[in-house]
The RNA shown here (small-subunit ribosomal RNA) has 1419 nucleotides and comes from an uncultured bacterium. It matches the Rfam family "Bacterial small subunit ribosomal RNA". Rfam links the family to the GO terms ribosome and structural constituent of ribosome. Its mean pLDDT, the model's own confidence on a scale to 100, is 81.

């Protein structure tokens, strides 16, 4: 697209089709084959008629299934050796006789079906004679074979012959499924010969003889199935498939058999068998829906026990007519196809409603209503066909139908699927990896356009999906039209059998090819045309066509045959030449190892380190002599030789190939290769040697957590030989063999020629190898590129998604290992290649960072102090939590804050905004309850234009309020990578694309900073610089600084530094120049070469100018970015935060998650982390003097002097709104004086007692101050952390926060250092590279066992079964024969023989199913 279709929702009408696809399963009832008195005889009857029986033609047709069937069974085209009832033409004849029989009548078994005896009779029943136009035979004389009559004058018959139509029978040629894990099959087999038989040929049978037939072009077996015209889908080739129609074939339960017939081995005949149903009196009988309807079964499923012979057609008859479930119609099924139609105009205030909203509106929507109009459709009424032919006449199942009229009235009549993409069509609600959808990919974890419901939308429509099935797309089996270096794929290699393919010419033919012309290929279908059904489906009229077989005439280019030439293929022959190319026998030198002797002593050997191993019984080491067995340094090399595996000291012997020359020779003798046959690394196997080193396994040492491994020491097979298996390797160039054709460069091995030369060497030309670099082309890219993977022929292998699995049965082979051929279930949505960007490597390069290194001081051990974990608690509120949380949010928890708890309370609310009604209400003070909150009572107490205006309060409705919840819905802001140097973009360019290029590369820089090159050129965001602070100097101004001046200072504006100047060293790259070397091109020469001149191109080495970097001076306050800050690119981490603040969506709203009070908690304490402050003392500690800062604050404040107090403090109260007063003392320092190394004159915790200050209030829970107490701590394990200069370390000092509280944070000066060789390593980072099965990106990915379930398949003792066969064994009916008996004969009967169904019994062979169990495999 399609369906002989099923299922789910849903459904108006008609036409025309179509409808048991499964159980060829079993059937209850009915019907479905009869005619014919004009063949004949009986019966019953008033008559018409009917009934039985002989007898004739029919029953072989029509119908109806598809079980079997791989076959001359079907489809096409051809044959000979035949039959043919009915029916056409022609011819010829129809004479004469008998004997019987059934219905019937009588008797008689038997339940019935059925019978038996014995009588009697016809015929178109039966039988014999005659004739024979003619037929058969035929020895060519001859012999043999026919008939039926009826009726009433006209045919119908009958019988023999020709021949004709139509049927049927029989042979071939071609075509026609899957299987080789079926490779051999076959005794009537295959042919001969004679016989039987047949309508007819034939081993169709039989006897006899010979031994043939088939077969890789798939025999035999297996397994599935009716062929065909045609049907579905395809551009087409094809693929798939045979329902309904017509052809042919088989079948009639099941199996075997013949009988009558023209015809049958006969669906509604016959006889046997065997199963099953029915009957039965139990003895025996009947019975066949795969005819029409109908029943039950099974099944997703498939129809009325319907009318009627009016047509068409068939059987019978002479007609009339019978009969016909063929067939003509109606019924049921939306089962298909095809028409119709559920209405048509106008209708906005764009009703109501309903869904959405950003609240304003959109949307369904001219849709409704309301108005007019039709009336197909429906219902009623009335009229009404065609089908009816032929000589009249009569005859309609369908049907009062089709169809026309008329009435009445929008009247009767819309669903289904869908809405993420593929895919036309979108929003809210609900749920919340849950319910669930899904064809594929995927959806759902609280904002779902994917589930569910709505509401709009889409698609089709009386029909929409679902499922099944075929095709298509699918070039994904590829003829047409695919491929094998890496995606599956080239056999390990060769040699060669069939087959396929094959050089020039020239004659000749012609089974291929190509034309022309004839026949065939049913009808239907299919295409066009054209025509009847109102149309269309349907139905009829014509035409036309692919292509296929087959006759018969022609061409001869290609092809094949054939015959005759040719030399370019290809082979020999002569002459060189190279070479680890095989085999076999000699042989040689070094290493090694062992024996044996000398010398000579304490170690050897071994490793990262070590042991174990060997030595005082003398080893390692050395020096002689001998013996063994293996492999060949050096030449050596990208070499060279072989089919391939492979081949290496040397020399001899056989021997294989293969290069080059130049003629001769043969004359196509070629390529290729299914199957076959040889070889065929290592490794293992026999059997016998042989054994030095090496060395599977096997011992010991190590190293590990473990080490069945890597590493020591040892050491058995083996490894060598010989002779025999074994047949595989990443047997690889992952690249079959042959040929031919297409640019080149350079290198090598090795032949020729040729110039030169006295020869060689060089140099050039040209073979054949053996490389590497490229051009067109070719590839999906990598990449090949005359040694192709380019472009063409020829043949052979071989592939078609992953696993399962190169594995299971099977078979071959093997001594074994095992090889070789080789599935399926199941399962998965992928698995693969070749390139890109990232990330990532215990990869490689380069380069940065106080990264490490050098160096100074911490932490980590004590005691406090903060902050977190855990624990506990009524509550310890949240929150952040590797780096990048943990003196963080918090820059101030007694209250408050406050979010937490325990209690008491309040409800339009503590604070907002708005409407309506009402209103002398807010507020103050006092009294009672009470922890307060707040309750109750009293007292005082509004303006005003007089409109209940305004302001309050109380009611009532819109609402409020939530530090609930989500930071994975977000905005805003922050961290960290990181102030690290990078991240992009336009336009070209290049790549099929991903993407690249730029942005890489050589210098350089802190810098993608610059310079230079460069298919790239520019440009952004980043960097750097404009800002700010500091340091140096000028102007200008000067109030509080100074007595005065002044101008240390303060503020303000500008100057300075820049890639400036000099020197000097290294590097680069362009120009010039000089030497070398290569190409061209012009000129002489007779030509190559040679050699000169000019250009250009490579190396080399020099100059000169530019550039960069590195050192040094000059000037300067300052020198190479002078210091410090702000400033933080695309991004990364769902980082953080909804508890700043803001905000979607969700919850909560009256015993609240709101609000308000009080009291507690955030402060707890076994204990575990981070961060710091004090210490542990002599560079200190105390006591006394003396000295010098900045930068801040300050009217609810800062507070002087002066008294008081040991002190915190109190009192006072001047000053100051601040360069003016004040906090305010600066501290470390330095002078003196003291302790003297000790748990102290260190260190101060903790503990009691007394105070002080702040605040309604210091108890849980502040801070200080006094007396007294005097803990732990002696410099800190494993690790670990900041710092490079005004930095580290030290010492103080002021602010914010704030009533009162810093050992925290922010700022500020004082004093003031070591140290960096350097980038090997640790952490981070950037650039380039390189490999990747990674991409959530290595905290990636991922492999086996082992536990546990669940699933197919294999093995399996065995066990059941099916199917074809084969020996035996029993044999029914039947048919042929024998024999006998009986007839006038033909039959009968009775025996027997041969043959055969079903049935028995064996042993095997092939499929299935099932089984403890045990291994493998998937998931």
């Nucleotide at each position: 697209g399609a369906u002989g279709a099923a299922c789910g929702c849903u459904g108006g009408c008609g036409g025309u089709g179509u409808g048991g696809a499964u159980a060829a399963g079993g059937c209850a009832u009915g019907c479905a084959a009869g005619u014919c008195g004009a063949g004949a005889g009986g019966g019953u009857u008033u008559a018409g008629a009917c009934c039985c029986u002989c007898g004739g033609c029919a029953a072989a047709c029509g119908g109806g299934c598809u079980a079997g069937u791989a076959a001359c069974a079907c489809g096409u085209g051809g044959g000979a050796a035949u039959c043919u009832g009915c029916c056409c033409u022609a011819g010829a004849g129809u004479c004469g006789u008998g004997a019987a029989u059934g219905a019937c009548c009588u008797u008689u078994c038997g339940a019935a079906a059925g019978g038996a005896a014995g009588g009697a009779u016809a015929a178109u029943a039966c039988a014999c004679g005659a004739u024979g136009u003619a037929c058969u035979c035929u020895c060519c004389g001859g012999a043999g074979u026919a008939a039926a009559g009826a009726u009433u004058u006209a045919u119908c018959g009958c019988u023999c012959u020709a021949g004709g139509a139509g049927g049927a029978g029989c042979c071939c040629g071609c075509g026609u499924c899957c299987u080789a894990u079926c490779a051999g099959c076959u005794u009537g087999u295959u042919g001969g010969u004679g016989a039987a038989g047949u309508a007819a040929u034939a081993g169709c049978u039989c006897a006899c003889c010979a031994a043939g037939g088939c077969u890789a072009u798939g025999a035999c077996g297996g397994g599935u199935a009716g062929g065909g015209g045609g049907u579905g889908u395809g551009a087409g080739a094809g693929c798939a498939u045979g329902g309904c129609c017509c052809c042919c074939a088989g079948c009639a339960u099941u199996g075997g058999c013949a009988c009558u017939g023209a015809g049958a081995u006969a669906c509604u005949g016959g006889c046997c068998a065997a199963a099953c149903u029915c009957c039965u009196a139990c003895g025996g009988g009947a019975g066949g829906c795969u005819g029409c309807a109908g029943u039950c079964g099974a099944g997703a499923a498939u129809a009325u026990u319907c009318c009627a012979c009016a047509a068409u057609g068939g059987a019978c008859g002479a007609a009339a007519g019978u009969c016909u479930g063929a067939u003509g119609g109606a019924g049921c099924g939306a089962c298909a196809c095809c028409g119709c139609g559920u209405g048509c105009g106008g209708g906005a205030u764009g009703a109501a409603g309903g869904c959405c909203u950003u609240a304003g509106g959109g949307u369904c929507g001219u849709a409704a209503a309301c108005c007019g109009c039709u009336u197909u459709u429906a219902u009623u009424a009335g009229g009404g066909a065609u089908c009816a032919a032929u000589g009249u006449a009569a005859u309609g199942a369908g049907c009062g139908u089709a169809c026309c009229u008329a009435a009445u009235g929008a009247a009767u009549a819309a669903g289904a699927g869908g809405u993420u993409a593929c895919u036309a069509a979108c929003u809210c609600u609900g749920u919340g990896c849950c319910a669930g959808c899904a064809g594929u990919a995927g959806c759902g974890g609280u904002a779902a356009u994917a589930c569910a419901g709505a509401g709009a939308c889409c698609u089709c429509a009386a029909g929409c999906g679902u499922u099944a099935u075929c095709c298509g797309g699918a070039u994904u089996u590829a003829u047409u039209g695919g491929g094998c270096g890496u995606a599956a794929a080239g056999c390990g290699u060769a040699u060669g059998u069939a087959g396929g393919c094959g050089g020039a010419c020239a004659u000749a033919u012609u089974a291929g090819u190509c034309g022309u012309a004839g026949g065939u290929u049913a009808a239907a279908u299919c295409u066009c045309c054209g025509a009847g059904c109102u149309c269309a489906a349907c139905u009829c009229g014509g035409a036309a066509a692919c292509a296929g077989c087959u006759u018969a005439c022609g061409a001869a280019a290609c092809g094949g045959u054939a015959u005759g030439u040719c030399u370019a293929g290809a082979g020999a022959a002569a002459g060189u030449g190279a070479g680890a190319g095989a085999u076999a026998a000699c042989u040689g030198g070094a290493a090694c190892u062992c024996a044996u002797g000398g010398u000579g002593u304490a170690g050897u050997a071994g490793u990262g380190a070590a042991a174990u191993g060997c030595g005082u019984u003398g080893a390692u080491a050395u020096c002689a002599u001998g013996g063994g067995g293996a492999a060949c340094a050096c030449c050596a090399a990208a070499g060279g030789c072989g089919a391939a595996g492979g081949c290496a000291g040397g020399u001899u012997a056989u021997u294989g190939g293969c290069a080059c020359u130049u003629u001769u020779c043969u004359g196509a003798c070629g390529c290729u290769g299914a199957g076959a046959u040889a070889c065929g690394a290592a490794a293992g196997c026999g059997u016998g040697g042989g054994u030095a080193g090496c060395g599977a396994a096997g011992g010991g040492g190590a190293u590990u957590a473990g080490a069945u491994a890597c590493c020591c020491c040892u050491g058995u097979a083996g490894u060598c030989c010989a002779c025999g298996c074994c047949g595989u390797a990443a047997a690889c160039g992952a690249u079959g063999c042959u040929u031919a054709c297409u640019c080149g460069g350079c290198a090598u091995a090795u032949g020729g020629a040729g110039u030169a030369u006295c020869g060689a060497c060089c140099c050039u030309c040209u073979g054949u190898g053996u490389g590497u670099c490229u051009u067109a082309g070719c590839u999906a890219a990598c990449g090949c590129g005359u040694u192709a993977a380019g472009u063409a022929a020829g043949c052979c292998g071989c592939c078609u998604g992953g696993g399962a699995a190169g594995u299971a049965c099977g078979a071959g082979c093997g001594c074994a290992a095992g090889c070789u051929u080789a599935a399926a279930a199941c399962u998965c949505a992928a698995a693969g290649g070749a390139a890109u960007g990232g990330a990532c490597g215990g990869g490689g390069a380069u380069c940065c960072g106080c990264a490490c290194a050098a160096g100074u001081g911490g932490u980590g051990g004590a005691g406090c102090a903060u902050g977190u974990g855990g624990u506990u608690u009524a509550a310890u509120u949240c929150g952040a939590u590797a780096c990048u949380a943990a003196g963080c949010g918090a820059g101030a928890a007694a209250c408050c804050u406050c979010a937490c708890c325990a209690a008491g309370a309040c409800u339009a609310g503590a604070a907002a905004u708005u409407u309506a009604g009402c209103u002398g209400c807010a507020u103050a003070c006092c009294u009672u309850a009470g922890a307060a909150a707040u309750a109750a009572g009293g007292u005082a107490g509004c303006c005003u234009u007089c409109g209940a205006g305004g302001g309050u309060g109380c009611u009532a409705a819109a609402c409020a309020g939530g530090u609930g919840u989500u930071g994975c819905a977000u905005g805003g802001u922050u961290g960290c990578c990181g102030u690290c140097a990078g991240c992009u973009c336009g336009u070209g360019c290049c790549g099929u694309a991903a993407g690249g290029u730029g942005u890489u590369c050589c210098u350089u820089u802190a810098a993608g900073u610059a310079g230079g090159g460069a298919a790239a050129c520019g440009a952004g965001c980043g960097c750097a610089a404009c800002c700010c602070u500091u340091g140096u100097c000028g102007u200008g101004u000067g109030u509080u600084a100074u007595a005065u001046g002044u101008g240390u200072c303060a503020c303000a504006c500008g100057a300075g530094a820049c890639u400036g100047c000099c020197c000097a060293g290294c590097c680069u790259a362009a120009a010039g120049u000089u030497c070398a070397u290569g190409a061209g091109a012009a000129a002489a020469u007779a030509u190559u070469a040679a050699a000169u001149u000019u250009u250009c191109g490579u190396g080399a080495g020099u100059u000169u100018c530019a550039g960069g970097c590195u050192g040094g001076g000059a000037g300067g306050a300052a020198g190479g970015a002078g210091a410090g800050g702000a400033u933080g690119a695309c991004g990364u981490c769902a980082a953080a935060u909804c508890a700043g603040c803001a905000u979607g969506g969700c919850c909560c709203u009256a015993g609240a998650c709101g609000u308000c009070u009080u009291g507690g908690g955030c402060g707890a304490c076994a204990c575990a982390c981070g961060u710091g402050c004090u210490a542990c003392a002599a560079u200190g500690g105390c006591u006394g003097g003396a000295a010098u800062a900045a930068a801040g604050g300050g009217u609810u404040g800062c507070c002087a002097a002066a008294c008081c107090g040991c002190g915190a403090g109190g009192u006072g109260g001047a000053g100051c709104u601040a360069a003016u007063c004040c906090c305010a003392a600066a501290a470390a320092u330095c002078c003196a004086g003291u302790c003297u190394c000790a748990g102290u004159u260190c260190g101060g915790a903790u503990u009691g007692g007394a105070g002080u200050c702040u605040g309604c209030a210091a108890c849980u829970c502040g801070a200080c101050u006094c007396c007294a107490u005097g803990a732990a701590g002696u410099c800190g394990g494993a690790a670990u952390c900041a710092c490079u200069a005004g930095u580290a370390a030290u010492c103080g000092u002021g602010a914010a926060u704030c009533a009162u509280a810093a050992c925290g944070u922010c700022a500020c000066g004082g004093u003031g250092a070591a140290u960096a060789c350097g980038u090997u390593c640790u952490c981070g980072g950037a650039u380039c590279u390189u490999g990747u099965a990674c991409u959530c990106a290595c905290c990636g990915c991922c492999c086996g066992u082992c536990a546990c379930a669940c699933c197919a398949a294999g093995a399996g003792a065995g066990c059941c079964g099916g199917u074809a066969a084969c020996a035996c064994c029993c044999g029914a009916a039947g048919c042929u024969c024998c024999u006998g008996u009986u007839u006038u004969a033909a039959c009968g009967c009775a025996g027997g023989a041969a043959u055969u169904a079903c049935g028995g019994u064996g042993g095997g062979a092939u499929u299935g199913g099932u089984a403890a169990u045990a291994a493998g495999g998937g998931u």